[in-house]
């Protein structure tokens, strides 16, 4: 790098350094930024791995699933829904359109764990 599974509309700064970009790629749009971007540190948020308890699966062990609590460690995250959309399908509307709104699924991406 690729693969599998799960999650992605919540939450988190009046801080320090830094000094011009940023919001994944491409396209279109929109937004943030010298009242200070990216990045680093500190702080914070969360609960994937972790620990404990309860319940269920099954009579027992073990294993698995669900819920609650905790946050030392491994990550992760800390503007706007993954900023919105792009592909396919459904529903509704009327100005009947290469239209609008909305829902579902996929694709792509991000994070965690796993196996190799």
């Nucleotide at each position: 790098a690729a693969c599998u599974u799960a999650u992605c509309u919540a939450g988190a700064g009046u801080g320090g350094c830094g000094g011009a970009g940023g919001g994944a790629a491409c396209u279109g749009a929109c937004c943030c930024g010298a009242a200070g971007a990216a990045g680093c540190c500190c702080g914070g948020c969360a609960a994937c791995c972790u620990a404990u308890u309860u319940g269920c699966u099954u009579g027992c062990c073990a294993a698995g699933c669900a819920a609650a609590u905790a946050a030392a460690g491994g990550u992760g995250c800390u503007a706007c829904a993954u900023u919105c959309a792009g592909c396919a399908g459904g529903a509704u509307g009327c100005u009947a359109g290469u239209c609008a709104u909305u829902c579902u699924g996929a694709a792509a991406g991000a994070u965690a764990a796993g196996a190799a």
Predicted 3D model of a 116-nucleotide RNA (SAM riboswitch aptamer (S box leader)) from Alkalihalobacillus alcalophilus ATCC 27647 = CGMCC 1.3604. The organism belongs to Alkalihalobacillus alcalophilus, within Bacteria. The model forms 97% of the base pairs in the Rfam consensus. Its Rfam family is "SAM riboswitch aptamer (S box leader)". From the family's description: The SAM riboswitch is found upstream of a number of genes which code for proteins involved in methionine or cysteine biosynthesis in Gram-positive bacteria. Its mean pLDDT, the model's own confidence on a scale to 100, is 80. RNAcentral records the identical sequence in 2 taxa.